Predicted 3D model of a 350-nucleotide part of an RNA (small-subunit ribosomal RNA, central domain) from Nonomuraea roseoviolacea subsp. carminata. The source organism's lineage runs through Bacteria, Bacillati, Streptosporangiales, Nonomuraea and Nonomuraea roseoviolacea.
Context: one part of a larger RNA
């Protein structure tokens, strides 16, 4: 290739916006582009494949048939796909009205703790460990008050609790501002669902340039431990952690599970709305939608498991695997200030 696959064996891009494309609801007309059918024309011979002849048979060679899966015409059919025209409202979107919430960004404000600073009290040890040493300490530490200063981080509420596409979000207040769910069934009329290429967002770390530094704390020092100890423990400690801009583009970016629709048993928790019924309320009981976890049927599964939030059933579009090892590496190429990053082999060997 053709087939099979992607939770854990190789495989789901870190999310997300969206070009091209691919796909796409009910419904009437219309074309007849696909699709199906009749008929005509070509579709060399050889050759194959069937049958029937000729060399004594067989290769072979000769005749009929068929094959040439096709291409063009030309009648014609119209269910399904499609193109055009039109209605519809169950997808999709809006409006109206309610709600939750650590969703973003900015400002400013807060109290608890560690340092460090200045005074008081107060004296000989403090600190540290498995022992310790190294460190502080009579220059007066450690303990305790009181003041003051600076950064960083918000105990407890806190919750398999909320929010967010992901990364990721947690004292408060205020200001700006995304998205969500419910109710309504007034509007628009398939406007949808994916997305190759693009763009955008993106933890930590690391880079640039300027500021900040309290506390941790790679490097690096010294003490222990140790056959050694470039480690694990201890005392210190610089970058960094912190804030503005601007770069980096990674992750065990994880649910190791793309994304949208629809179907296909239940119980049980919990968070947000709306209904009914109970009630003085607070409770409580019961429908429903929307999130989020336990547990379990059928079903799938190599098993483990998964099971309405699928890894069942189906249908649509991306992405992605094809033996280990060499290698996520080389070469080239594009991006980066470097660091690296993406795209991505071969020889050779089991």
């Nucleotide at each position: 290739u053709u087939g099979g696959g992607c939770g854990u064996a190789a495989a789901g891009a870190g999310c997300u916006c969206g070009u091209a494309g691919g796909u796409g609801g009910c419904u009437g007309g219309u074309c007849a582009c696909g699709u199906c059918u009749g008929c005509c024309g070509u579709g060399a011979a050889a050759g194959c494949c069937c049958g029937c002849a000729g060399c004594u048979u067989a290769a072979c060679u000769g005749c009929g048939g068929g094959u040439c899966u096709g291409c063009g015409g030309u009648g014609g059919a119209u269910a399904c796909g499609g193109g055009c025209c039109g209605g519809c409202u169950a997808g999709a979107g809006g409006u109206a009205g309610g709600u939750a919430g650590g969703g973003g960004c900015a400002a400013g404000c807060g109290g608890a703790a560690u340092u460090c600073c200045u005074g008081g009290u107060g004296u000989a040890g403090c600190g540290g460990u498995g022992a310790a040493a190294u460190g502080c300490g009579c220059a007066g530490a450690u303990a305790u008050c009181a003041g003051g200063a600076g950064g960083a981080a918000c105990a407890c509420c806190g919750g398999u609790g909320g929010c967010g596409a992901a990364g990721g979000c947690g004292g408060c207040u205020u200001g700006c501002u995304g998205g969500g769910c419910c109710u309504u069934a007034c509007c628009u009329g398939a406007c949808g669902c994916u997305g190759a290429g693009g763009a955008g967002c993106g933890a930590a770390a690391g880079c640039g340039u300027g500021g900040g530094g309290a506390g941790c704390g790679a490097a690096c020092a010294g003490g222990a431990u140790u056959a050694g100890a470039u480690a694990c423990c201890c005392u210190g400690g610089u970058a960094g952690u912190c804030c503005a801009c601007g770069c980096u583009g990674u992750a065990a970016a994880c649910g190791u599970u793309g994304g949208g629709c629809g179907c296909u048993a239940g119980g049980u928790g919990u968070g947000g709305g709306a209904c009914c019924c109970u009630u003085c309320c607070a409770c409580g009981g019961g429908u429903u939608c929307c999130g989020u976890g336990c547990c379990g049927g059928a079903g799938c599964u190599a098993a483990c498991g998964c099971a309405u939030u699928a890894a069942g059933c189906g249908c649509c579009c991306c992405g992605c695997c094809u033996g280990g090892g060499g290698a996520g590496u080389a070469c080239g190429g594009c991006c980066g200030c470097a660091a690296g990053g993406c795209u991505a082999a071969a020889a050779c060997u089991c």